[in-house]
RNA sequence: CCGGAGCGGCCGCCGAAUCGUGGUGACACGAGCCGGGGACCCAGCGUCGUCACUGGGGUGAAUCCGCGGACCGAGGUCCGUGGUAGGGCGCUCUUCCCGCCCGAACCCGUCAGCUAACCCGGUAGGCGGUAUCGGAAGGAGAA
Numbered sequence: 001c002c003g004g005a006g007c008g009g010c011c012g013c014c015g016a017a018u019c020g021u022g023g024u025g026a027c028a029c030g031a032g033c034c035g036g037g038g039a040c041c042c043a044g045c046g047u048c049g050u051c052a053c054u055g056g057g058g059u060g061a062a063u064c065c066g067c068g069g070a071c072c073g074a075g076g077u078c079c080g081u082g083g084u085a086g087g088g089c090g091c092u093c094u095u096c097c098c099g100c101c102c103g104a105a106c107c108c109g110u111c112a113g114c115u116a117a118c119c120c121g122g123u124a125g126g127c128g129g130u131a132u133c134g135g136a137a138g139g140a141g142a143a
Base pairs, nucleotide, nucleotide: 010129011128012127013126014125018031019030020029021028022027032123033122034121035120036119037118042113055111056108057107058106059105064083065082066081067080068079069078070077071076086102087101088100089099090098093138094137095136096135097134
C1' cells in the first nucleotide's frame, strides 16, 4: 500500500415489527403501528338445464401462463426454465425517464362475506454502506 474477516458505533433498506416504564434476568405493563373474529343494511342463499371436479379460509407484493421433466392413483403434485399480475430500491415528497432487484414462505383446521359496539392476537427476522451517492420537472421545508 492492496485485499479479506471479526467486534463496536453511526447511517440506511425490506417488513406492522418501534418507543416508554418496571425488573438482575426471564419477562410484565403501556403508547404507536399491524392483523384476525364479530350485527342491522348490502351481498349471498331460491328455480330450471348441461358438463366435470373437489373442501374452505388467513397473513403477504408474491398471482397467473407457456415449455421440459419426474411421480402418476389420470386428476393433480413437485422440480427446472421463460415470462407475467403485482411489489421494492436508487438516501425528503409527487410525476416521468433510466438502472438494479423481488415475484417467496407460512398459518387455521371442515370453519369465518361485509360489518358498529365488542372480543382476540403480533410487535419478528433478514440485509447493505464511505461511494460526488442516477437524471428531469414540480412542490414542500430550511437558512
Molecule: c-di-AMP riboswitch aptamer (ydaO/yuaA leader)
Organism: Micromonosporaceae bacterium